Context: one part of a larger RNA
């Protein structure tokens, strides 16, 4: 990894509460005796019949009180016993898991350390310290040589060790293997016997080591420890169908109690839900503030206050400063309100429709939630973020559609049909159905993903000026004089700056628009004249578009081809296509109701047959049956072939499954009825086996 086998709600006892049955104000026995069994005797003792009070007591009442107030608990409903059945409680209590705690015990042949006794350490440097002799001294010191052979000395065997690298990593090896590389007379190594032992040993100390296990060995027992945790948990169809919330928890992965599910029975149709009118409460949302409170721009006036001036002071006077209240113009507000919505909420009469409501009582699960919209709070007017309200939609919901894609969109699948009609979205090909139809826009492959923001892109509407008394552009000409205004400057002449901005010639000309010069000069522009001969200049508003816009793993961000009066946008129309929706034909169930027919302990149940409506479904509730093993009772089948095991294309059942057939086997075996369980396998890194 597969195949086959094993493999998880059991018993036992109490409690409850259903269903069946006995027997009833009663109902049952326990131990035990007794007898071959069947059975039978066995009221001790449970429960029930009457409560309420701490009690004495008292009693359909009683308890607190002074009370014949008034309120608790009661009285006006029958138990009880056995049989199955859901559910609790004690027990291992559905099944397998800890890591640990405790008791006995077994270990120092692996290591640590310590005891007795043994054993090894090549060969090779250095040359301590004392020796002697010499030299030196007043004697010492002190110096030279020779001799000596110290040393946790130095290089290396043997051993000891395990630095670095590397191979090795299902290896030779559960720690090796090559190279390298400490240590090697010391606090060395090593043999033999021997001690120390589990809250204790031993430890030149790493919490090392105590037989590959060590922050308390190992083996066994207590023990099936516990496990609010992970996994697992076996046949089939019907019915209904949730929850991730609130409180409250040594609570937060767990719980208890309400919500939410289902199954029983009573009760209500005057009940819930939905729409329509009718009548209520309210202070959101907008809004509003000379209608409060609180904040706020500016401006007015005004106390007061600050500078200044006059005064010896008092006290006057001036301010373009600050500034309280007031007033005007213009704002803000969850915790502001003179007002004030839809919605929603309650009640009421009406209507149709709906597996409606309410009470009691068995049984759960859930109490980890998630996205989308819309309303807030927190975050940054960030999050696939976080916390609430409302909705819906996954969760537990398939289909269609969005290329793919729980949460969006359309839609809620009982079952069959090679019939229909249509949502949502689509109709050139991949692909069913329009290259459909009329009007416009876009050239950007815009459509086929972005902002602030820029820009004579392109359609549309407005608005304002100018124009044959010739506009606008372009081209020719002109563009002056007082004057180089005045000041200021070194200079300042239109043109660094400051002030002033006039006269005159004139069709027109600035005391100068821009370059430019040291300053002049010189270039141009305003303005005018001419030529041309028709529309021009600006502005505002909409509609598509354009830059802004930057990677990376071929083209690779329209699902693809591919597409331009579109297969792209906008407006209008007319067909079609498209789902498990909805119609049709045909079957199934379930609920209700009505009909006939049959049991019937009159409570009811059963079968057909018709009408209306149901049938997604996890966790869960409920309710019907299939199988497997064994046991009673009946009635069957078998060597003319039982089971078992193979083929398997026929027949029934909605299923689980039961018949037939065929082979193979070689002795059993099935039905009907009822009873009792070691009673269903695919998963638990599940166990054992095989392959």
């Nucleotide at each position: 990894g597969c195949c086959g086998g094993g493999g998880a709600g059991u018993u036992g006892u109490c409690c409850u509460c259903c269903g069946c049955g006995g027997c009833g104000a009663g109902g049952c026995u326990a131990a035990g005796c007794c007898g071959u069994a069947a059975g039978g005797c066995g009221a001790a003792g449970c429960c029930g019949u009457a409560g309420c009070g701490a009690a004495a007591g008292c009693g359909a009442g009683u308890c607190c009180g002074a009370a014949u107030a008034g309120g608790g608990c009661g009285c006006u409903a029958a138990g009880u016993c056995g049989c199955g059945g859901g559910g609790g409680g004690c027990a291992g209590a559905c099944g397998c898991g800890a890591a640990g705690c405790c008791g006995g015990g077994c270990g120092a042949u692996c290591u640590a350390c310590c005891c007795u006794u043994g054993c090894c350490c090549u060969g090779g440097g250095u040359g301590a310290a004392g020796g002697c002799c010499g030299g030196g001294u007043a004697a010492c010191a002190c110096c030279g040589g020779c001799u000596g052979g110290a040393g946790g000395c130095c290089c290396u065997a043997a051993g000891g060790g395990g630095u670095c690298g590397g191979u090795g990593c299902u290896g030779c090896a559960a720690a090796a293997c090559c190279g390298u590389c400490c240590c090697g007379u010391g606090a060395g190594g090593u043999g033999a016997g021997g001690g120390u032992a589990g809250c204790g040993g031993u430890g030149a100390a790493a919490a090392g080591c105590c037989a590959a296990u060590c922050g308390c060995g190992c083996c066994c027992g207590g023990g099936g420890a516990u496990a609010g945790c992970u996994c697992g948990u076996u046949c089939u169809c019907c019915c209904c169908g949730a929850a991730a919330u609130g409180c409250a928890u040594c609570g937060a992965a767990g719980u208890g109690c309400a919500g939410c599910c289902u199954c029983g029975c009573a009760c209500c149709a005057g009940c819930u839900g939905c729409a329509g009118c009718c009548g209520g409460a309210g202070g959101u949302a907008g809004a509003g503030c000379c209608a409060c409170c609180g904040g706020u721009a500016g401006g007015g006036c005004u106390a007061g206050g600050g500078c200044c001036c006059c005064g010896a002071a008092a006290g006057g006077g001036g301010u373009a400063c600050c500034g309280a209240a007031c007033c005007c113009u213009g704002c803000c507000g969850a915790a502001c309100u003179c007002c004030g919505a839809a919605u929603g909420c309650c009640g009421g009469c009406u209507g149709g429709c709906a597996g409606g409501g309410u009470g009691c009582g068995g049984g759960a699960g859930u109490g980890a939630g998630u996205c989308c919209u819309c309303g807030g709070a927190g975050g940054a007017u960030a999050a696939g973020c976080c916390c609430c309200g409302a909705g819906g939609a996954c969760a537990a919901g398939a289909g269609g559609g969005g290329a793919a894609c729980a949460a969006c969109c359309c839609a809620g699948a009982c079952c069959g049909c090679c019939g229909g009609c249509u949502a949502a979205g689509g109709c050139c090909c991949c692909c069913a159905a329009g290259u459909c139809c009329g009007g416009g826009c876009u050239a950007a492959g815009u459509g086929g993903u972005a902002a602030a923001g820029g820009a004579a892109g392109u359609c549309c509407c407005c608005c304002u000026c100018c124009g044959a008394a010739g506009a606008c552009a372009g081209c020719c000409g002109g563009g002056a004089g007082g004057u180089u205004g005045g000041c200021u400057u070194a200079g300042a002449g239109g043109c660094a700056g400051c002030c002033a901005u006039c006269c005159u010639u004139u069709a027109a000309a600035c005391a100068g628009u821009g370059c430019g010069u040291a300053a002049c000069a010189g270039c141009u522009g305003a303005c005018c004249g001419g030529u041309c001969g028709a529309g021009g200049a600006g502005g505002g508003g909409g509609g598509c578009g354009c830059c802004g816009a930057a990677a990376u793993a071929u083209u690779c961000u329209c699902g693809g081809g591919g597409c331009u009066c579109a297969a792209g946008c906008c407006c209008g129309g007319c067909g079609c296509c498209g789902a498990a929706g909805c119609c049709g034909c045909g079957g199934g169930u379930c609920a209700c109701a009505c009909a006939g027919c049959c049991c019937u302990c009159c409570g009811g149940g059963g079968c057909u047959g018709u009408g209306u409506g149901g049938c997604g479904g996890u966790a869960g509730g409920g309710g019907a049956g299939c199988g497997u093993u064994c046991c009673c009772a009946g009635c069957g089948c078998g060597c003319c072939g039982a089971a078992g095991c193979c083929c398997a294309a026929g027949c029934c059942g909605u299923g689980a499954g039961g018949c037939a057939g065929g082979g193979u086997g070689g002795a059993g075996c099935g039905c009907u009825g009822g009873g009792a369980a070691g009673u269903g396998a695919g998963a638990a890194u599940c166990c054992c086996g095989g392959c």